[in-house]
RNA sequence: CUCUCAUCAGGAUGCGGCGAGGGACAGGCCCUGCGACCCGCAGCCAACCGACCGCACGGCACGGUGGCAAUGCCUGAUGUGAGCCCCCAGGGGCUCGCGACGAUGAGAG
Numbered sequence: 001c002u003c004u005c006a007u008c009a010g011g012a013u014g015c016g017g018c019g020a021g022g023g024a025c026a027g028g029c030c031c032u033g034c035g036a037c038c039c040g041c042a043g044c045c046a047a048c049c050g051a052c053c054g055c056a057c058g059g060c061a062c063g064g065u066g067g068c069a070a071u072g073c074c075u076g077a078u079g080u081g082a083g084c085c086c087c088c089a090g091g092g093g094c095u096c097g098c099g100a101c102g103a104u105g106a107g108a109g
Stems, first nucleotide, its partner, number of pairs: 001109008013042005021031003025076004043068003048064003052059002072101001079098008
């Protein structure tokens, strides 16, 4: 880097450093000199994989990851199926699902 499978409406902060952008992308809408983002230290959340316990459902949180604004912030990415509503019958809007895009874990190449 690619592929496969799974999950993504819950949860989780302080201090120090830096100094202007950041929330993947586009459009929105937000966060941010009352210092965001990022980095360091400590803490916390969670339970994908390993270890341990257990007949098992599970437990645990020792190890490997991950995470700690807003539903993956919302919508979309040649999008698509169904239902409902409005209507000038051409169309428009809303909701749910599938897909797509993205993130994380595990396995493989």
SAM riboswitch aptamer (S box leader) from a Planctomycetota bacterium, 109 nucleotides, folded computationally. Taxonomically the source falls in Planctomycetota (Bacteria, Pseudomonadati). Of the family's consensus pairs, 91% are formed in the model. Model confidence (mean pLDDT): 85 of 100. Its Rfam family is "SAM riboswitch aptamer (S box leader)". A reference for the family is Winkler et al. (2003), "An mRNA structure that controls gene expression by binding S-adenosylmethionine", Nat Struct Biol.